This is a predicted structure of a 421-nucleotide RNA (Bacterial RNase P class A) from a Pseudomonadota bacterium. The RNAcentral record of the sequence draws on ENA. It is recorded under the gene name rnpB. The prediction has a mean pLDDT of 75. Of the family's consensus pairs, 88% are formed in the model.
RNA sequence: GGAGUCGGCCGGGCGGCCGCGGUCGGCCUUCGGGCCGGUCGAGGAAAGUCCGGGCUCCGCAGGGCAGGGUGCUGGGGAGACCCAGGCGGGGGCGACCUCGCGGAAAGCGCCACAGAGAACAGACCGCCCGCGCGGGAGACCGCGCGAGCAAGGGUGAAACGGUGAGGUAAGAGCUCACCAGCGGAUCGGGCGACCGGUCCGGCUCGGCAAGCCCCACCCGGAGCAAGGCCAAGCAGGGAGCGCAGCCGGCUCGCCGGCGGAAGGGUGGCCCGCCCGAGCUCCCGGGUAGGCCGCACGUGCGGCGUCCUCCGGGACGCGCCGGGGCGCCGACGCGACCUUGCGGUCGCGGGCGCUCAGAGAGAUGGCCGCCGCCGGCCCGCGAGGGCCGGUACAGAACCCGGCUUACAGGUCGACUCCUCCU
Numbered sequence: 001g002g003a004g005u006c007g008g009c010c011g012g013g014c015g016g017c018c019g020c021g022g023u024c025g026g027c028c029u030u031c032g033g034g035c036c037g038g039u040c041g042a043g044g045a046a047a048g049u050c051c052g053g054g055c056u057c058c059g060c061a062g063g064g065c066a067g068g069g070u071g072c073u074g075g076g077g078a079g080a081c082c083c084a085g086g087c088g089g090g091g092g093c094g095a096c097c098u099c100g101c102g103g104a105a106a107g108c109g110c111c112a113c114a115g116a117g118a119a120c121a122g123a124c125c126g127c128c129c130g131c132g133c134g135g136g137a138g139a140c141c142g143c144g145c146g147a148g149c150a151a152g153g154g155u156g157a158a159a160c161g162g163u164g165a166g167g168u169a170a171g172a173g174c175u176c177a178c179c180a181g182c183g184g185a186u187c188g189g190g191c192g193a194c195c196g197g198u199c200c201g202g203c204u205c206g207g208c209a210a211g212c213c214c215c216a217c218c219c220g221g222a223g224c225a226a227g228g229c230c231a232a233g234c235a236g237g238g239a240g241c242g243c244a245g246c247c248g249g250c251u252c253g254c255c256g257g258c259g260g261a262a263g264g265g266u267g268g269c270c271c272g273c274c275c276g277a278g279c280u281c282c283c284g285g286g287u288a289g290g291c292c293g294c295a296c297g298u299g300c301g302g303c304g305u306c307c308u309c310c311g312g313g314a315c316g317c318g319c320c321g322g323g324g325c326g327c328c329g330a331c332g333c334g335a336c337c338u339u340g341c342g343g344u345c346g347c348g349g350g351c352g353c354u355c356a357g358a359g360a361g362a363u364g365g366c367c368g369c370c371g372c373c374g375g376c377c378c379g380c381g382a383g384g385g386c387c388g389g390u391a392c393a394g395a396a397c398c399c400g401g402c403u404u405a406c407a408g409g410u411c412g413a414c415u416c417c418u419c420c421u
Base pairs, nucleotide, nucleotide: 001417002416003415004414005413006412007411008410009409010408012370013369014368015367016366017365018364020041021040022039023038024037025036026035027034028033043392047403048402050401051400052399053398054397055223056222057221058220067219068218069217070216071215072085073084074083075082076081086101087100088099089098090097091096102214103213107212108211109208110207111206124153125152126149127148129146130145131144132143133142134141135140161179162178163177164176165175166174180204181203182201183200184199185198186197187196188195189194227292228291229290230289236283237282238281239280240279241278245258246257247256248255249254250253263275264274265273266272296321297320299319300318302317303316304315305314306313307312322355323354324353325352326351327350328349331348332347333346334345335344336343337342371390372389373388374387375386376385377384378383
């Protein structure tokens, strides 16, 4: 210098104009809201909603069955997550990456195609022996029948250990040596998964548990549209006030006329006018709707902005306190390990960051300058100019984890190659 591996971090900045939501103050209001000003307003994944926790309601003495989940070991409060480790497979020269993980020797089931045979295996080709027939001078060959054989061939993802020797008619763990596996016993190491060794047993035993199943452990359900409070209208229950009457018609319980009426309308009140069979109050549950849940505490005599009735108030920053996450270890305490030096862990401590919140849902758009990346051009060079790009993506009760998406940048550790000294 180049190529990589792993882990972490950032993921635009400033200004102007217009716009959106929360909140506070002032003004206006037809009470629905509007205007002005201050101030705050998305992410590393806010996403997927996969896992766990908090919180809320319902259920619940306890136990079991059914059902569901998890599955190498240890630790982390729980987890399908993290850290460290174990065993096995695969990739890379390497740093490293990647996949898998209880039990198939409890039982059942399944194993496509090919193949004679697919799980207490199997004679298709083949090998060997005997008998018969035929051929041949003979060695022997061919055919048929009977018996033996898992050594060789062939099929297959898989054919019931491997190599060698003995053995045999030919063969075979049939026997033996070594190797591999399995099981048992035992020794050592490790908390453990497991690792290393010795001896014994010819035991040689296929795969699938994401088919059923067995073993161990865990699991009540629903979710902020949880849930709580307030509560229009309509309906229900109760109380009070009112619809007095007269005449006519017919299809016989309605219509029309006169009259009377609680109440209503007529821009606030009275008169007047008009309408008029319902009106008013109470009760419980509760719909629409509203509020809470819900966005740290609200402590401070500091700073800034705004408002003010000058007392103070609101918001933001800062300080104090609290929660969460990360880092540190230069301090204190405790525990453990160590002869000791020292190390590890926990708590305290310190430092940094953080604590937006709704109405089916605001956080945006344009312009300018700068930054970053890429391309082209100019220049000996430092540099300059032009063009293009600047991602993925938007909280909805909160928190932790995982997964997925992502232009570009950056830091640390490590590996390989090349060059120089």